Large-subunit ribosomal RNA, domain IV from a Candidatus Peregrinibacteria bacterium, 335 nucleotides, folded computationally. Its mean pLDDT, the model's own confidence on a scale to 100, is 84. Its Rfam family is "Bacterial large subunit ribosomal RNA". The sequence was found in a public genome assembly.

[in-house]
Context: one part of a larger RNA
RNA sequence: CUAUGCUUAAGGAACUCGGCAAAACAGCAGGCGUAACUUCGGGAUAAGCCUUGCCUGCCUCUCUUGUUUACAAGUAGGGGGUAGGCCGCAGCGAAUGAGCUCAUGCAACUGUUUAUCAAAAACACAGGUCCGUGCUAAGUCGUAAGACGAUGUAUACGGGCUGACUCCUGCCCAGUGCCAGAAGGUUACGUGGAGAGGUUCACGCUUCGAAACUAAGCCCUGGUGAACGGCGGCCGUAACUAUAACGGUCCUAAGGUAGCGAAAUUCCUUGUCUGGUAAGUUCAGACCCGCACGAAUGGAGUAAUGAUGUGAGCACUGUCUCAAGCAUAGACCCG
Numbered sequence: 001c002u003a004u005g006c007u008u009a010a011g012g013a014a015c016u017c018g019g020c021a022a023a024a025c026a027g028c029a030g031g032c033g034u035a036a037c038u039u040c041g042g043g044a045u046a047a048g049c050c051u052u053g054c055c056u057g058c059c060u061c062u063c064u065u066g067u068u069u070a071c072a073a074g075u076a077g078g079g080g081g082u083a084g085g086c087c088g089c090a091g092c093g094a095a096u097g098a099g100c101u102c103a104u105g106c107a108a109c110u111g112u113u114u115a116u117c118a119a120a121a122a123c124a125c126a127g128g129u130c131c132g133u134g135c136u137a138a139g140u141c142g143u144a145a146g147a148c149g150a151u152g153u154a155u156a157c158g159g160g161c162u163g164a165c166u167c168c169u170g171c172c173c174a175g176u177g178c179c180a181g182a183a184g185g186u187u188a189c190g191u192g193g194a195g196a197g198g199u200u201c202a203c204g205c206u207u208c209g210a211a212a213c214u215a216a217g218c219c220c221u222g223g224u225g226a227a228c229g230g231c232g233g234c235c236g237u238a239a240c241u242a243u244a245a246c247g248g249u250c251c252u253a254a255g256g257u258a259g260c261g262a263a264a265u266u267c268c269u270u271g272u273c274u275g276g277u278a279a280g281u282u283c284a285g286a287c288c289c290g291c292a293c294g295a296a297u298g299g300a301g302u303a304a305u306g307a308u309g310u311g312a313g314c315a316c317u318g319u320c321u322c323a324a325g326c327a328u329a330g331a332c333c334c335g
Stems, first nucleotide, its partner, number of pairs: 001330008010321002014319001019316001029051004037042001039164001053086010063074004087091001092097001099314007106306002111123002127162007139148003165301004170231003175228002177224005184219003190213002195208005232250005259293001260290001271287005
């Protein structure tokens, strides 16, 4: 020096990206006590406080025995109470055995996952909704036979999206998709055969071929957003100023509603204000000028839950000020 372990004056996070690591709490024993919030179940072992050993008595309950209820006795055991006493620094005397609190993001939850750098906010989930499917079902596998679906039958099965619960889920059908539509336009093979050509003396053989008829599709007419998706600009205006409820104009299929908002989204940005600190690019609460939130590619809340992200505090400590000592195994020396 490396690894592992133990101890440390005073201070106690000053360390550090970050309390990482370590320390600390010790009960899922008895008694007391326990907040916000809440889906009334929880939160909760919340938090916090006290007690705990041994000896000698007494009371009481249980229990046992006797006996007619009522009582009597207590030989052994258990529970509770009370009085006095004893010892130690310490009585769950060893070991094992939660640190706690506050605020907030995300995900409702238990669960699942990158075997071997990621356990999560990702996946799943119950619930919601849309589409398909009437049974020889749709769908899937297979060239087929056949099989699954299902020995099921729309309260079923398959597929897409969303993701408990609560309050909600706005406008646009112009484009794309899907669905519907006995008309019309266009359209293949085919039917058709006016007519024309080759050959021939002729009969004939043969080639080309107009009109008309003829499917889906496309065009066309509508519908449809919990289908793919989309959801504006400029100018002016109020008796301080500022701002603009208001007006004008251009464009559009329609111009973003509720709610939220410097956010897991904010470039400018350490935005501004308030709080917390002596001091705060983080954090919390507001504001709204949303570069570039926004409603099942769901919006906003939310108790409980989380080896989850972020911020703060108490306790505690060799993380640190600042290092020291010890133990074991290496390293090093001799062999």